[in-house]
Context: one part of a larger RNA
RNA sequence: CACCGCCCGUCGCUACUACCGAUUGAAUGGCUCAGUGAGGCUUUCGGACUGGUCCGGAGUGGGGGGCGACCCCCGUUCUGGACCGGAAAGUUAUCCGAACUCGGUCAUUUAGAGGAAGUAAAAGUCGUAACAAGGUCUCCGUUGGUGAACCAGCGGAGG
Numbered sequence: 001c002a003c004c005g006c007c008c009g010u011c012g013c014u015a016c017u018a019c020c021g022a023u024u025g026a027a028u029g030g031c032u033c034a035g036u037g038a039g040g041c042u043u044u045c046g047g048a049c050u051g052g053u054c055c056g057g058a059g060u061g062g063g064g065g066g067c068g069a070c071c072c073c074c075g076u077u078c079u080g081g082a083c084c085g086g087a088a089a090g091u092u093a094u095c096c097g098a099a100c101u102c103g104g105u106c107a108u109u110u111a112g113a114g115g116a117a118g119u120a121a122a123a124g125u126c127g128u129a130a131c132a133a134g135g136u137c138u139c140c141g142u143u144g145g146u147g148a149a150c151c152a153g154c155g156g157a158g159g
Base pairs, nucleotide, nucleotide: 003134005131008127009126011124014120015119016118017117019115020114023111025110026109027108028107029106030105031104032103034101035100036099039096040095042093045090049086050085051084052083053082054081055080056079057078058077059076060075061074062073063072064071065070137158138157139156140155141154142153143152144151145150
């Protein structure tokens, strides 16, 4: 760029953002009822294996005493018994209790056909509501109506 001006809303396209949303949606975490329950401490037993002491039996080596029969001491192999311990597996009961299962509750994320908004917004469609007495003066409140801006009733204001 000055009325061939300015400007309003519906509708339509594209993109983005948040919202609602069936799915009795999903995931993670906290707490928790119930159930199962690894493992551990303690405990009731258990007693593989093993240590010591004592008492025997059979054999055998050494030392001492004794004229001798024999006696005493020390050791070693096998074996029987008694007593006192240590101790693995297993086992009884109580307690603690990881983890898992079915639920409850809370929190944080997250998918979703579709719905309904806002923005980009300058340009597309329909009209022309406002700005001049904008061609029905405008605006406010309220009620009703209409593709849309809007229209009508009632009350009010003058910007």